[in-house]
RNA sequence: GCUGGUGUGGCUCAGUUGGUAGAGCAGCGCAUUCGUAAUGCGCAGGUCGUCGGUUCGAGUCCGACCACCAGCU
Numbered sequence: 001g002c003u004g005g006u007g008u009g010g011c012u013c014a015g016u017u018g019g020u021a022g023a024g025c026a027g028c029g030c031a032u033u034c035g036u037a038a039u040g041c042g043c044a045g046g047u048c049g050u051c052g053g054u055u056c057g058a059g060u061c062c063g064a065c066c067a068c069c070a071g072c073u
Base pairs, nucleotide, nucleotide: 001072002071003070004069005068006067007066010025011024012023013022019056027043028042029041030040031039049065050064051063052062053061
């Protein structure tokens, strides 16, 4: 330099054909317990890597860039 892949709550990951962003764990509160853990119920937490484009509408499609991973030269 070229090719491919990945980027979504604190962490690990879903998100189908473009139509209200979700789960588990972690956190907080309540219940339960003599108390803790476990368990049950609830709450909070995201401008979906960045910037543009297409569209009535983009996490999803297109382009450029950034970071990381793998391969080729």
About this RNA
This is a predicted structure of a 73-nucleotide RNA (transfer RNA) from Ruminococcus sp. UBA4350. Its mean pLDDT, the model's own confidence on a scale to 100, is 81.